[in-house]
C1' cells in the first nucleotide's frame, strides 16, 4: 500500500414481532426490542425479486390478465471505509 480475516480493542447497524403514523399494495419512517451482520456504510442508470393504484384486456358479474412510472442495497453486483496483524 495491496489482498486476507485467526487473536485481540474501541465501537457499529438493527432480523422476526408488537405498538403508533404514511401508503392502494409491496414497503417506509419512528418507538419498543435483537435474529443476525466485518462492511447489514452508499449506489435502483448492471442483473434479480416483490407489489399492480392508474392504464390496456376479459367477462352479464363477480373477479381475472399484463405492465412500473412504485418498492426491495439484510439478493447478487458496483463505489468507498474503522482498527489489528496470525
Nucleotide at each position: 500500500a495491496a489482498u486476507c480475516u485467526a487473536c485481540a480493542a474501541a465501537g457499529g447497524c438493527a432480523a422476526a414481532u408488537c405498538c403508533g403514523a404514511c401508503g392502494a399494495a409491496a414497503g417506509c419512517c419512528g418507538g419498543a426490542g435483537g435474529c443476525g451482520c466485518a462492511a447489514a456504510a452508499c449506489c435502483a442508470a448492471g442483473g434479480g425479486u416483490c407489489u399492480a393504484a392508474a392504464g390496456c384486456g376479459u367477462g352479464u358479474a363477480a373477479a381475472u390478465g399484463c405492465c412500473a412510472u412504485g418498492a426491495c442495497a439484510g439478493c447478487c453486483g458496483g463505489u468507498u471505509g474503522c482498527c489489528a496483524g496470525a
Molecule: c-di-GMP-I riboswitch aptamer
Organism: Bacillota bacterium